[in-house]
Context: one part of a larger RNA
RNA sequence: GAGUAACGAAAAUGCGGGUGAGAAACCCGCACGCCGAAAGUCCAAGGGUUCCCGUGGCCAUGUUAAUCAGCCCGGGGUUAGUCGGCCCCUAAGGCGAGGCCGAAAGGCGUAGUCGAUGGAAAACAGGCUAAUAUUCCUGUACUGAAAGUUGCGCGCGAUGGAGGGACGCAGCAGGAUAGGUCAGCCGGGUGACGGAUAUCCCGGUUUAAGGUCGUAGUCGGUCUGCUUAGGUAAAUCCGGGCAGGCAACGACGAGAACUGAUGACGAGAGGUUCGCCUCACAAAGUGAUUGAUUCCACACUGCCAAGAAAAGCUUCUAAGUAUAGUAACUUUCAACCGUACCCCAAACCGACACAGGUGGACAGGUAGAAAAUACCAAGGCGCUU
Numbered sequence: 001g002a003g004u005a006a007c008g009a010a011a012a013u014g015c016g017g018g019u020g021a022g023a024a025a026c027c028c029g030c031a032c033g034c035c036g037a038a039a040g041u042c043c044a045a046g047g048g049u050u051c052c053c054g055u056g057g058c059c060a061u062g063u064u065a066a067u068c069a070g071c072c073c074g075g076g077g078u079u080a081g082u083c084g085g086c087c088c089c090u091a092a093g094g095c096g097a098g099g100c101c102g103a104a105a106g107g108c109g110u111a112g113u114c115g116a117u118g119g120a121a122a123a124c125a126g127g128c129u130a131a132u133a134u135u136c137c138u139g140u141a142c143u144g145a146a147a148g149u150u151g152c153g154c155g156c157g158a159u160g161g162a163g164g165g166a167c168g169c170a171g172c173a174g175g176a177u178a179g180g181u182c183a184g185c186c187g188g189g190u191g192a193c194g195g196a197u198a199u200c201c202c203g204g205u206u207u208a209a210g211g212u213c214g215u216a217g218u219c220g221g222u223c224u225g226c227u228u229a230g231g232u233a234a235a236u237c238c239g240g241g242c243a244g245g246c247a248a249c250g251a252c253g254a255g256a257a258c259u260g261a262u263g264a265c266g267a268g269a270g271g272u273u274c275g276c277c278u279c280a281c282a283a284a285g286u287g288a289u290u291g292a293u294u295c296c297a298c299a300c301u302g303c304c305a306a307g308a309a310a311a312g313c314u315u316c317u318a319a320g321u322a323u324a325g326u327a328a329c330u331u332u333c334a335a336c337c338g339u340a341c342c343c344c345a346a347a348c349c350g351a352c353a354c355a356g357g358u359g360g361a362c363a364g365g366u367a368g369a370a371a372a373u374a375c376c377a378a379g380g381c382g383c384u385u
Stems, first nucleotide, its partner, number of pairs: 013031006032382004040362004046342002050340001051076004056072002061069002081142002083338003088119002093114003099108003123140005143334010155321002160316004168303004174296003179290005184205006206264002210259003217252004221246008230238002265285001268279004304307001348357002364376004
């Protein structure tokens, strides 16, 4: 320089009460304002205790103050057969016994072995904590493995064969559901300014997985017998061929209905240190309409750029084996790791509590073609002078 610029989006504050040495900023309340395909909610990545409590604190951090805090101090908190990982499987890619190449170091690569962003068994509703919950509790389920009992029963058996898993994009139509709206029903209310007992106003009307059934529909002709230079050996399996029966048969498949549920949830009263605690009962819980970007389902149609693999699974036999297999029921087991909290952000990446960046899911009302836009709900904030 200078007590100058600045104090980081122009979403916005005001009042009353509380606490306190001290309050524009902390807490409570009432108004007002802002977001609302977000400035709400839930995950992945990343971070790592930032989560919650304290009748603990304010030197520093916070662009000011602070009684407040993502700060300091002390204590507490993350509960799983079913969620995710591990385990099983493979992709790009990595490593790589032998091997090939190379002055050396090493490079490439077969068999293999790793490697998810993909495939592959199974859980929902309600309740509870200051802080966890598909993990705890209550209720109702499901999956896999082992053993046992009973029934049926003659084959079983793989690292091998076959099927399956198994896949693009665009477009149209249909059937559903989530959700919404209205009516009915249940509970409450009757106006501080004129009117309003009414065809008025306010709130509620919620319930899962699983089980039974196998629908709208979509797809395939299907079944039996015989045969067979193919599927590296074998095969009753698959493929090829022939004959016959039946127009039916089979597979997949949302949703609905019933059940789950005589359950849960769903109005209160008393006390209070206003945080909450204790006690008790339980009302209505239906219909219509609308309707998805969700499901049936990459199902159908079309198109050209022609759209993973392997295992689990089903089946066939080989070596081999003499008891296997299967259904129902009962019992037992299901380890280990993650789980707090932030997550379009003051907690991640940007040296900062930085107007930047950051993948996915959810998607209410009125108007609208709409996830635009405007105003609102739930919810969250007024952006630390």
Annotation: A computed fold for a 385-nucleotide part of an RNA from SAR324 cluster bacterium JCVI-SC AAA005, annotated as large-subunit ribosomal RNA, domain III. The prediction has a mean pLDDT of 82.